[in-house]
RNA sequence: UGAGUAAACUGAAUGAACGCGAGCAGGAUAGCGCAAGCGCCUGUUUGAGGAAAGUCCGGGCUCCAUAGGGCAAGGUGCUGGUUAACGACCAGUGAAGGUGACUUCAAGGAUAGUGCCACAGAAAUGGAAACCGCCAUGAAAAUGGUAAGGAUGGAACGGUGCGGUAAGAGCGUACCAGCGGCUAGGCGACUAGUCGGCUAGGUAAACCCCACCUGGAGCAAGACCUAAUAGGGGAAUCGUGGAAUGGCCCGUUCCUUUCCCGGGUAAGGUCGCUGGAUGCGCCUGGUAACAGGCGUACAAGAUAGAUGUUCAUUUUUAACAGAACCCGGCUUAUAGGUUUGCUCAAAAA
Numbered sequence: 001u002g003a004g005u006a007a008a009c010u011g012a013a014u015g016a017a018c019g020c021g022a023g024c025a026g027g028a029u030a031g032c033g034c035a036a037g038c039g040c041c042u043g044u045u046u047g048a049g050g051a052a053a054g055u056c057c058g059g060g061c062u063c064c065a066u067a068g069g070g071c072a073a074g075g076u077g078c079u080g081g082u083u084a085a086c087g088a089c090c091a092g093u094g095a096a097g098g099u100g101a102c103u104u105c106a107a108g109g110a111u112a113g114u115g116c117c118a119c120a121g122a123a124a125u126g127g128a129a130a131c132c133g134c135c136a137u138g139a140a141a142a143u144g145g146u147a148a149g150g151a152u153g154g155a156a157c158g159g160u161g162c163g164g165u166a167a168g169a170g171c172g173u174a175c176c177a178g179c180g181g182c183u184a185g186g187c188g189a190c191u192a193g194u195c196g197g198c199u200a201g202g203u204a205a206a207c208c209c210c211a212c213c214u215g216g217a218g219c220a221a222g223a224c225c226u227a228a229u230a231g232g233g234g235a236a237u238c239g240u241g242g243a244a245u246g247g248c249c250c251g252u253u254c255c256u257u258u259c260c261c262g263g264g265u266a267a268g269g270u271c272g273c274u275g276g277a278u279g280c281g282c283c284u285g286g287u288a289a290c291a292g293g294c295g296u297a298c299a300a301g302a303u304a305g306a307u308g309u310u311c312a313u314u315u316u317u318a319a320c321a322g323a324a325c326c327c328g329g330c331u332u333a334u335a336g337g338u339u340u341g342c343u344c345a346a347a348a349a
Stems, first nucleotide, its partner, number of pairs: 001345010012314007020047008031038002049320001053331002056329005061218004068250004073214005078092005093107001094105004108209002113207002115203003126157001131150002133146005158176006177199002179196007222271005232261005241255005278297008315318001
């Protein structure tokens, strides 16, 4: 210098005028409302994001005992750790890809059991199986041995060489692949060595087994205040039962049951509401995720929903996009700009 790889940051700036929401201070109380409460004027301070988005996971918070026990159902699935929690994150292991930095992963169990493997094929799991071939006997037909070779198939019961044999065969042996035992290392996933011919396929995103987890509804949750009001009326019937528990059983709770008639169904206001698993800086521990300590800051809170418009100056003429109870993640969108670590190639010193 070129090519690549992994990550981090930023997301036009300054000023003026007029508006809108919210907080605080002062003033006026003669505005609205039955009331609770709300409002008015002046000054001042403050007012969207890295994703506020999708609502895909997880938690806080709130209410509901019809929330309990069991079954069923669902979720997660290599190991260790972090966390309030997670399907997230960090560090490792294994496998696959790349020259490499690095990337990717539904990655428990097929030796608990069951099922399935179309067509073709002799045979698709049973220590199986003889269609052609090979060998032996036989004149032949046939009988026996044989899984080397052919043929079928996605897959044929380890592969290749040498020996061996009537022909063959892990039958023997060397190397390779797998499985199991032992030894060593590691918390562990696992790795290395060594021994045993042990070699009996695949499929668990089929049932299933194992380990761990799961009550429901959601801020229109919910709490309080003010005003109003009718869980009303009639008839028949009587212990057998009925209803709820988003699937079943037990348990629990509620209710006489059935029919007819009538009425109500977003009343208004305040709170919940933003100070929190908070942000930033430093120190300590840890490879890291993260945890602890100290210091400092307070940074929108609406409810028909504010955060806008105009003008001036500068520049690279400005992407995706707008809070609605709050957090931690994930995913998706994103013009332009900036920075750092590492890898490969070439050149120069």
Predicted 3D model of a 349-nucleotide RNA (Bacterial RNase P class A). It matches the Rfam family "Bacterial RNase P class A". About the family: Ribonuclease P (RNase P) is a ubiquitous endoribonuclease, found in archaea, bacteria and eukarya as well as chloroplasts and mitochondria. By type it is a ribozyme. Its family is annotated with ribonuclease P activity, tRNA processing and dimeric ribonuclease P complex in the Gene Ontology. Its mean pLDDT, the model's own confidence on a scale to 100, is 77.